[in-house]
RNA sequence: UUCUUAUCCAGAGAGGUCGAGGGACCGGCCCGAUGACACCUCAGCAACCGCCCGGCGGCGCAGCCAACGGGAAAUGGUGCUAAAUCCGGCAGAAGGGUAGCACACCAAGCUACCAACGCUUCUGGGAGAUGAGCA
Numbered sequence: 001u002u003c004u005u006a007u008c009c010a011g012a013g014a015g016g017u018c019g020a021g022g023g024a025c026c027g028g029c030c031c032g033a034u035g036a037c038a039c040c041u042c043a044g045c046a047a048c049c050g051c052c053c054g055g056c057g058g059c060g061c062a063g064c065c066a067a068c069g070g071g072a073a074a075u076g077g078u079g080c081u082a083a084a085u086c087c088g089g090c091a092g093a094a095g096g097g098u099a100g101c102a103c104a105c106c107a108a109g110c111u112a113c114c115a116a117c118g119c120u121u122c123u124g125g126g127a128g129a130u131g132a133g134c135a
Base pairs, nucleotide, nucleotide: 001135003133004132005131006130007129008128013042014041015040016039017038021031022030023029025089026088027087028086043081044080045079048077049076051071052070053069054068057065058064059063085127090124091123092122093121094120095119096114097113098112099111100110101109
C1' cells in the first nucleotide's frame, strides 16, 4: 500500500510548545490569535484484537479448532476524547394544496388546476476512518 471483513446517531480533556489555518475531497456549515490544527505530558473513554466463561459445529477425537453469546478493564496491542463519519454528494421509493364529482356527514376514491422538487423522510450504495486478517 492493495484486497477481505466488522463497526461508525453512545462515550471520554486538562496543561505545555508552536503560530495559521483546520474539520480527508467538493458544496454547505462550523472551529480558530480569548491561539485552532499539529506535537509532547498527564488524565480519561471504549471494548476491535488479546484475556476469562459458555459454546452451534468441525477434525487427524485422553485432545485441538471454533460460528456465536456473556464477562472483567488493570500492568497487554491498537484506537478514540468539537459538532451523527458535522450534514449532504450516487441510485431508488414515498410525501403537498385548492376546487369539482359523489355522499346525510366524514374518511377513502375519481377528475381538473396550482405549487414544489437544488425540499423532507426512508432504503441501498459510494467515499473516508478504525480494528482484525491476508499478500
Background
The RNA shown here (SAM riboswitch aptamer (S box leader)) has 135 nucleotides and comes from a Chloroflexota bacterium. The sequence was found by an Rfam model in a public genome assembly. Lineage of the source: Bacteria > Bacillati > Chloroflexota. The coordinates come from a structure-prediction model, not an experiment, and the mean pLDDT is 80.